[in-house]
RNA sequence: GCUCCAGUAGCACAGCCAGUGGUUGCACGUCAUUGGUAAUGACGAGGUCGCGAGUGCAAAUCUCGCCUGGAGCU
Repeated sequence: GCUCCAGUAGCACAGCCAGUGGUUGCACGUCAUUGGUAAUGACGAGGUCGCGAGUGCAAAUCUCGCCUGGAGCU
């Protein structure tokens, strides 16, 4: 230098040939349960979907550029 893969909540992930409340688990908060914890159950909060642009009625999803990490080739 070139090619490919990945980047989504504090952590680990789903969703991705667009279709309209972004999923689940752990962690966190409140409540219930207990003599009190743990465990369990219910409810809740938390997201610029890496950044920017484009296409389109509509983009986490498609296209382009950039950034970061990984793998391979020279």
Transfer RNA from Candidatus Iainarchaeum sp., 74 nucleotides, folded computationally.
Its Rfam family is "tRNA". The family's RNA type in Rfam is transfer RNA.